[in-house]
RNA sequence: GGCCAGGUAGCCAAGUAGCAAGGCAAGGGUCUGCAAAACCCUUAUACGCGGGUGCAAAUCCCGCCCUGGCCU
Numbered sequence: 001g002g003c004c005a006g007g008u009a010g011c012c013a014a015g016u017a018g019c020a021a022g023g024c025a026a027g028g029g030u031c032u033g034c035a036a037a038a039c040c041c042u043u044a045u046a047c048g049c050g051g052g053u054g055c056a057a058a059u060c061c062c063g064c065c066c067u068g069g070c071c072u
Base pairs, nucleotide, nucleotide: 001071002070003069004068005067006066007065010024011023012022018055026042027041028040029039030038048064049063050062051061052060
């Protein structure tokens, strides 16, 4: 340098056009003599950046940045 895969909340991670699930973590509560565990509830301006298409973009297109792999 070329090709491929990926970048979504503090962490993991689903969603492939119609306003983003779930888990962990965090906060509150029930329970307990106190804890732990379990259960219930709650929170956040999470779609790498810039442009384009489109009524509508995390999703499609272009460029760039970052991570991993392969080739040379």
Molecule: transfer RNA
Organism: Minisyncoccales bacterium